[in-house]
RNA sequence: CGCUGCUCAGAGCAAAACCGUCGAAAGACGGUGACGCAGAGCCACGGAGCUACGGCGCAGAGACGCCUUGCUAGCCGGGCCGCCAGC
Repeated sequence: CGCUGCUCAGAGCAAAACCGUCGAAAGACGGUGACGCAGAGCCACGGAGCUACGGCGCAGAGACGCCUUGCUAGCCGGGCCGCCAGC
């Protein structure tokens, strides 16, 4: 340096649910809590999924569609950085 995660060490993160705050929502953050995770560390670049306050279309409204918005890194790929061990 590359590959791998069978074994070792010390650590780390924290799903669902409940409570609180923010948000139109998806969801985020904090607390409790551990389903899991060898990158469940970071980045929305590609794909995918979710959302839709507002705008437009429909005579109007609703529904729906589109635009726009945002979200998911614990959906997949990619990029960056990194621990231990084995080969």
Molecule: c-di-GMP-I riboswitch aptamer
Organism: Gemmatimonadota bacterium